Two RNAs folded together computationally: RNase P RNA and transfer RNA, 407 nucleotides in total. Model confidence (mean pLDDT): 75 of 100. It holds a member of the Rfam family "Bacterial RNase P class A".

[in-house]
RNA sequence: CGAGCGGAAUGGACGGUCGCGCAAUUUUUUUGUGAGGAAAGUCCGGGCUCCGCAGAGCGGGAUAACGGCUAACGGCCGCCGAGGGUGACCUUAAGGGAAAGUGCAACAGAGAUAUACCGCCGAAUUUAUUCGGUAAGGGUGGAAAGGCGAGGUAAGAGCUCACCGGCGCAGCGGAGACGUUUGCGCCCUGUAAACCCUAUCCGGAGCAACACCGACCAAAGUGGCUUGCUCGGCCAAUACUUUAACGGGUGGCUUGAGGCGCGGAGCAAUUCGCGUUCGAGACAGAUGACCGUCUUAAAAGACAGAACCCGGCUUACAGUUCAGCUCGCACG
RNA sequence: GGUGUCAUAGCCAAGUGGUAAGGCAAGGGACUGCAACUCCCUGACUCCCCAGUUCAAAUCUGGGUGACACCUCCA
Numbered sequence: 001c002g003a004g005c006g007g008a009a010u011g012g013a014c015g016g017u018c019g020c021g022c023a024a025u026u027u028u029u030u031u032g033u034g035a036g037g038a039a040a041g042u043c044c045g046g047g048c049u050c051c052g053c054a055g056a057g058c059g060g061g062a063u064a065a066c067g068g069c070u071a072a073c074g075g076c077c078g079c080c081g082a083g084g085g086u087g088a089c090c091u092u093a094a095g096g097g098a099a100a101g102u103g104c105a106a107c108a109g110a111g112a113u114a115u116a117c118c119g120c121c122g123a124a125u126u127u128a129u130u131c132g133g134u135a136a137g138g139g140u141g142g143a144a145a146g147g148c149g150a151g152g153u154a155a156g157a158g159c160u161c162a163c164c165g166g167c168g169c170a171g172c173g174g175a176g177a178c179g180u181u182u183g184c185g186c187c188c189u190g191u192a193a194a195c196c197c198u199a200u201c202c203g204g205a206g207c208a209a210c211a212c213c214g215a216c217c218a219a220a221g222u223g224g225c226u227u228g229c230u231c232g233g234c235c236a237a238u239a240c241u242u243u244a245a246c247g248g249g250u251g252g253c254u255u256g257a258g259g260c261g262c263g264g265a266g267c268a269a270u271u272c273g274c275g276u277u278c279g280a281g282a283c284a285g286a287u288g289a290c291c292g293u294c295u296u297a298a299a300a301g302a303c304a305g306a307a308c309c310c311g312g313c314u315u316a317c318a319g320u321u322c323a324g325c326u327c328g329c330a331c332g
Numbered sequence: 333g334g335u336g337u338c339a340u341a342g343c344c345a346a347g348u349g350g351u352a353a354g355g356c357a358a359g360g361g362a363c364u365g366c367a368a369c370u371c372c373c374u375g376a377c378u379c380c381c382c383a384g385u386u387c388a389a390a391u392c393u394g395g396g397u398g399a400c401a402c403c404u405c406c407a
Stems, first nucleotide, its partner, number of pairs: 001328005007322004012294007020034005036303001040314002043312005048206004055231004060202005066078004080095001081092004096197002101195002103191003117138002119134006146164002149161003165187006171180003210251004218243005223235004258277008333403007342356003350387001358374005380396005
């Protein structure tokens, strides 16, 4: 200099005028505060709340190497195996079981888990068939009884042997997954994002949950609840369902597994201690517009907008900034 | 805000691992003097899109897009 790799941060700052939501103060004025890294998708996990407790069996769902973290997880960290890349590094639904059982493998092909179409070999009869042996060669297919060489044989074949590959057991190393220039035995189609088996976990519903107040204050029907089914259990009117109607208010509601800083433990995820701080809470739903200064190449124009709350994942994202690593070429 | 279902030709719609039925509409032909009716023939290069599993995907799995439906309180 060129080509790449993964990671982090930011998503303008300050001031003024007008406007809107909320809170406090006051009583009609002031003061404070007011979207995100994803607020999104609602894909996982948890808190919280309720279901006359939540029991049993069956069914159903989720996950899948190992060690750790966590409130929990299908998440994260570390590490092993497998695959890709010269490398930095990336992917890992591919990572339990096909040696428990069942199913499926269309078309092609003789034959798809069992087989003799051509070929090769032997025998019989006979000169073209029949019977038997054979998976080395041909052909089909994604896949045809492990590959290659030698021996062996009528011809062949793990039938035997050497090397390679795979599987199991034992030894050694490691906390473990696992590794192994070690020894022995064996040669088994693929598919579990087909059923299934093994191990672990799961009661259901969701803030439009749920609790209370006001107004209204009628009618009809039925046993109902335990939110897949059965048993079991509970309630028997203050129950449930349907129709009509009021279509209001309050709580839940934001201080929480919270943020920031420093220090300790740990490779890391994470955790502990101390200090400091309070930063939206609407219910037809506020968070907007303009001006000035600074920063910037340019104030500007990405994706997008809270709705009970957190931890993740996934998806979308203009522009800018930062540090690190790899390969190639050239020069010193 | 929460929960669930669906997407196959212009329209309706079957197909739940083996290469996409059927009906209406449309186009062409036959019949007819000309039409209608009737009969015959024709169409999916992408089964909403992108990845993955598998020999093989409309179908199974993950992500995205779009459409539809249901859910408040109430003595």